[in-house]
RNA sequence: UGACGUUCUCGGGGUGAGGUGAAAAUCCCAACCGGCGGUAAGUGGUUCGUCCACAAGCCCGCGAGCGCCUGCCUCUGGCAGGGUCAGCAGAUACCGGUGUAAUUCCGGAGCCGACGGUUAAAGUCCGGAUGAGAGAGAACGAGG
Numbered sequence: 001u002g003a004c005g006u007u008c009u010c011g012g013g014g015u016g017a018g019g020u021g022a023a024a025a026u027c028c029c030a031a032c033c034g035g036c037g038g039u040a041a042g043u044g045g046u047u048c049g050u051c052c053a054c055a056a057g058c059c060c061g062c063g064a065g066c067g068c069c070u071g072c073c074u075c076u077g078g079c080a081g082g083g084u085c086a087g088c089a090g091a092u093a094c095c096g097g098u099g100u101a102a103u104u105c106c107g108g109a110g111c112c113g114a115c116g117g118u119u120a121a122a123g124u125c126c127g128g129a130u131g132a133g134a135g136a137g138a139a140c141g142a143g144g
Stems, first nucleotide, its partner, number of pairs: 001143001004141007015030002018028002031124002033113002035062004042054004057111002065088002067085001068082006092109001094108004115127003
């Protein structure tokens, strides 16, 4: 320095004593939350270097989940494996401002959120999950 390898550690937040009702943290009203990598005109730092750190839920991509495929079993289902394989997998071409340049900055408005469960429909409750994981870091090895 950081290609590569091994091991270890870390790796998701958020609801109310309101309304209706027999029943709702699920509806209405009001409130709250925002994983990981990339991008960056912002902020801070600075040895002033085209340098460093941080900075987007709705811009690009990833992850978990559902599905699908394979295998097994006590087969309307369960378990294990595959990992994109048919497929699903959210949301501003918003309004105004600055500017050469902004869906990233400033102001405003709007919008979104797997699966199963539940006396009633869930981003926020319970569950799979003391799981998995995008990835992040450290040590050691290896290389220059």
The RNA shown here (FMN riboswitch aptamer (RFN element)) has 144 nucleotides and comes from Acetobacter thailandicus. The coordinates come from a structure-prediction model, not an experiment, and the mean pLDDT is 75.